[in-house]
RNAcentral holds the sequence, with entries from ENA. This is a predicted structure of an 84-nucleotide RNA (transfer RNA) from a Fidelibacterota bacterium. The coordinates come from a structure-prediction model, not an experiment, and the mean pLDDT is 81. Lineage of the source: Bacteria > Pseudomonadati > Fidelibacterota. Rfam family: tRNA. Rfam classes the family as a transfer RNA.
RNA sequence: GCCGGGGUGGUGAAAUUGGCAAACGCAGGGGAUUCAAAAUCCCCCGGGCUUCGGCCCUUGAGGGUUCAAUUCCCUCCCUCGGUA
Numbered sequence: 001g002c003c004g005g006g007g008u009g010g011u012g013a014a015a016u017u018g019g020c021a022a023a024c025g026c027a028g029g030g031g032a033u034u035c036a037a038a039a040u041c042c043c044c045c046g047g048g049c050u051u052c053g054g055c056c057c058u059u060g061a062g063g064g065u066u067c068a069a070u071u072c073c074c075u076c077c078c079u080c081g082g083u084a
Stems, first nucleotide, its partner, number of pairs: 001083007010026003019067001028044005046057004060076005
């Protein structure tokens, strides 16, 4: 150089014939239980603004197509593998 896989919350990851982004875990916060703790169980858990009703933003980056893009197309970046 060429070919292919991957990049999604703090973290591991799911979601693909385009239609609620983040299921399910880990970590974290609060509570129950306990003399106390461990274990177990319950609830919460991306960011910003807010008149607390809600609104806006977020799938590596930037464009394009579309009513609508994590998903399709283009360019680039990072990473892993193959190949000369």